Description
RNAcentral holds the full RNA, with entries from Rfam. Predicted 3D model of a 687-nucleotide part of an RNA (large-subunit ribosomal RNA, domain II) from Solitalea longa.

[in-house]
Context: one part of a larger RNA
């Protein structure tokens, strides 16, 4: 991991409630006991009690009524009967109460053969090293001191075995070992190690203290019981088929992953036709959001006008007064803002209706829930960055509980709701070059970036290119080119050392020949010169300029493993755009056959019509297993069981048959359960 086998809503109750079935019924039932039988088992007494029949009040009373009250009013609970035993079945209850699970808690004992300290009484500790105090000798001292040389052997001393210990790094890590092996390494006369006996016991012991240690257990040991503690938490909960079909909201909670009423769901019953729901349509409301508006209120707000007051200046002895590139009420003009502004003011929404039509709910009572972690998208909004796969609301849609087809993949986008079968057929969203079903369709453009071929770009840039529109030049010759010319007064006046078209101020920037040529476009000299533009002629021969706007590319252009439109590819596309024609494409829709439920219609045998996605849940109807009774059967001419084949049944499952087995088994009909496994890191065996 797999197989076999076990393996989780059950049982009791003088309890509660609902329903259904019985029996009786203003009643209804016995309990314990007794007595009579019988193989089990029944059957009579047995009226003690219980529940209904009368309620209301705190109560005393009253009493189809009573309470409250000053009431004969109002109200509040009541009457206007149906009940009650018994049996199944759904739920509470109260017991362990579907089942396996704690960590802990309390009590009685059992350990100190591990270890921790403590007592007694023994025991070890190679060799080598240093060389304290004492002492002797010698020298010196007035005596002591003192030096020296020798002896001596002290020491939690030194090196280093045994021994005790565990510091280094390997390996070991389903080890040789639930703590080790080999390196190295520390202590080795000590607070040292060790033998054997002995003592301290669990909230307590012992601890040179690490919460260490106490028998591979220790922030409270272990083993029995209280014990099936509790567990709003996790995890399983075991056969089939049919209807229906949710919730993830709202109040409250020591409440937030738990619950209670309520709302949403399912069963059962009920009456109302003057049709109570719903939808659309009509009429009638009520309302202040979108929007808008503000010279209509409130609050801000920009420009401009006119300026109360004000600073500042001037002016006097003080002022008048007068002046301003200053601030500025108030009104005017113009512009313009608001969720808590509003002279207005929608659509939607929302009430109402002896309305019309079109559906089939809708509401009451009653049993069973289960849900109270919600997510995306969409649009209106708070919040946040008009940040988030963000958060709070609302108003849809999905998902959740929803298969199918399509976006390469994908919970929610898009299409579209799956009764079953079929090697029919339309279609939808999306598609029709190959993978991959169908156009290498058609018609006109764009696009040169493989842009693109659907999911990230902008601001801003650029004779990319295409298309519109306005405008302005042009056979009286336009634009580009090319040739030629650009000139005089003049070096315009001023400045300046200079200043001469070209540092810089000024100008009525003029005039003059001219085809034309600026008191000078740019470059260039110290200033001058040179170049060179504007403007002109001439050559040439058809168009050239400007501006605005759109369509595609284009550049900005950056990410972590190696690219990529899904991938191959793909350029008058297999790219965009716009038409327009096929075709393809799903569990949609039709086709034909069948299923089950409802409804309609009837000739009673059928036609017709409508439904049958489904999580938690709730409600019906069945298969199977085991045992039991009654009937009736099978079975050495071969039962269970195993192991094949064929058949029936929607489905759980059925039967028959061949082998294998070798002694019991099944069918009807009712009864009762230890009544169904794939999951609980289940359990137990076996491989």
């Nucleotide at each position: 991991g797999c197989c076999u086998a076990c393996g989780a809503g059950u049982u009791a109750c003088u309890u509660c409630u609902c329903a259904c079935u019985g029996g009786c019924a203003a009643g209804g039932u016995u309990a314990a006991g007794u007595c009579c039988u019988u193989c089990a088992g029944g059957g009579a007494c047995g009226c003690a009690g219980c529940c209904g029949a009368a309620g209301c009040g705190a109560a005393a009373g009253c009493g189809a009524g009573u309470c409250u009250g000053a009431a004969u009013a109002g109200g509040g609970c009541g009457c206007a009967u149906a009940g009650u035993c018994a049996g199944u079945g759904g739920g509470a209850g109260u017991a362990g109460a579907c089942g396996c699970g704690a960590a802990a808690c309390c009590u009685u004992g059992u350990g100190a053969u591990c270890u921790a300290c403590c007592c007694u009484u023994g025991a070890g500790c190679a060799g080598g090293a240093u060389g304290a105090a004492g002492u002797u000798g010698c020298a010196g001292u007035a005596a002591c001191a003192u030096g020296u040389a020798a002896u001596g052997g002290a020491g939690g001393u030194c090196c280093g075995a045994a021994c005790c210990g565990g510091u280094u790094a390997a390996c070991g890590u389903u080890g040789a070992a639930a703590a080790g092996u080999u390196u190295u390494c520390g202590g080795a006369u000590g607070a040292c190690u060790u033998g054997a006996g002995g003592g301290u016991a669990g909230g307590g012991g012992u601890g040179a203290a690490a919460g260490g240690c106490u028998a591979a257990u220790c922030a409270a040991a272990c083993u029995g019981g209280g014990a099936a503690a509790u567990a709003g938490c996790u995890c399983g909960u075991a056969c089939u088929c049919u209807c229906c079909g949710a919730a993830a909201u709202g109040u409250u909670u020591u409440u937030a992953g738990g619950a209670a009423c309520a709302g949403c769901c399912u069963g059962g019953c009920g009456g109302u036709a003057a049709g109570a729901g719903u939808g659309u349509g009509c009429u009638a409301g009520a309302g202040g959001u979108a929007g808008a508006g503000c010279u209509a209120c409130u609050a801000a707000u920009u420009g401009g006008a006119u300026g109360c007051g004000g600073g500042g200046g001037a002016g006097u002895c003080a002022a008048a007064u007068c002046c301003u590139a200053c601030c500025a009420a108030a009104u005017c003009c113009a512009g313009a803002u608001a969720a808590a502004c509003u002279c207005c003011g929608a659509a939607u929404g929302c009430u109402a209706g002896a309305c019309a039509c079109a559906u089939a709910u809708a509401c009451g009572c009653u049993g069973g829930a289960g849900u109270g972690a919600g997510g995306c998208u969409u649009u209106g909004g708070g919040u946040g960055c008009u940040a988030a796969g963000g958060u709070c609301c609302a108003a849809g849609g999905c998902c959740g509980a929803g298969a199918g087809g399509g976006a390469a993949a994908g919970a929610a986008c898009c299409c579209a709701g799956a009764c079953c079968a079929u090697c029919a057929g339309c279609u939808a969203a999306g598609g029709u070059c190959c993978c991959c079903a169908a156009a290498u369709a058609u018609a006109u453009a764009c696009u040169a970036a493989g842009u693109u071929g659907a999911a990230c770009u902008a601001a801003c840039g650029g004779g990319g290119u295409c298309c519109g529109a306005u405008u302005g030049c042009a056979u009286a010759g336009a634009c580009a080119g090319c040739u030629a010319g650009g000139a005089u007064g003049u070096u315009g006046g001023c400045u300046u050392g200079g200043a001469a078209g070209c540092a810089g101020c000024c100008a009525u920037u003029c005039a003059u020949u001219u085809a034309a040529a600026g008191a000078g476009u740019g470059c260039g000299u110290a200033a001058c010169a040179g170049c060179u533009c504007a403007c002109u002629a001439g050559u040439c021969g058809a168009g050239c300029g400007a501006u605005c706007g759109g369509g595609c590319a284009u550049g900005g252009a950056u990410a972590a493993u190696a690219a990529u439109c899904g991938g191959g590819c793909a350029u008058c596309a297999a790219g965009u755009a716009u038409a327009u024609u096929a075709c393809c494409g799903a569990a949609g829709c039709u086709a034909u056959g069948g299923a089950u439920a409802g409804g309609g219609a009837u000739u009673u045998a059928u036609c017709u019509c409508u439904a049958u996605g489904g999580u938690a849940g709730g409600a019906g109807a069945g298969c199977a297993u085991u045992c039991u009774a009654a009937c009736a059967g099978c079975g050495g001419c071969g039962a269970a069981g195993g192991u094949g084949u064929a058949c029936c049944g929607u489905a759980a499952g059925g039967u028959a048959u061949g082998u294998u087995g070798g002694a019991g088994c099944g069918g009807u009909u009712a009864g009762a359960a230890a009544a169904g496994c794939a999951a609980a890191u289940g359990u137990a065996g076996g491989c």

The organism belongs to Solitalea, within Bacteria. Its Rfam family is "Bacterial large subunit ribosomal RNA".